[in-house]
RNA sequence: CGUGAUCAAAGGCAUACCCGCGGCGACGCGGUGACGCAAAGCUUCCGGUCUGGUACGCCAGAUAGCGGGGUUGCCACC
Numbered sequence: 001c002g003u004g005a006u007c008a009a010a011g012g013c014a015u016a017c018c019c020g021c022g023g024c025g026a027c028g029c030g031g032u033g034a035c036g037c038a039a040a041g042c043u044u045c046c047g048g049u050c051u052g053g054u055a056c057g058c059c060a061g062a063u064a065g066c067g068g069g070g071u072u073g074c075c076a077c078c
Stems, first nucleotide, its partner, number of pairs: 012037002018031005035065001041071003045068003048063006
């Protein structure tokens, strides 16, 4: 780099709803729960979407389970 296969084993994370707390808000944290996920581990560098503010130029924030990038990690096979 290419082709084919992708059966596993041991595990992991954890949607939505609901409860409590925090926040102007998006949303976050904890509990319950499990829709799903081979990075649904981490990270706002880029884009998207959402929230607050605004002189409408932008500023600040949220989302990593929206996508891309970066980075770390587990098992197996040619």
A computed fold for a 78-nucleotide RNA from Parasulfuritortus cantonensis, annotated as c-di-GMP-I riboswitch aptamer.
The prediction has a mean pLDDT of 83.
Lineage of the source: Bacteria > Pseudomonadati > Betaproteobacteria > Nitrosomonadales > Parasulfuritortus.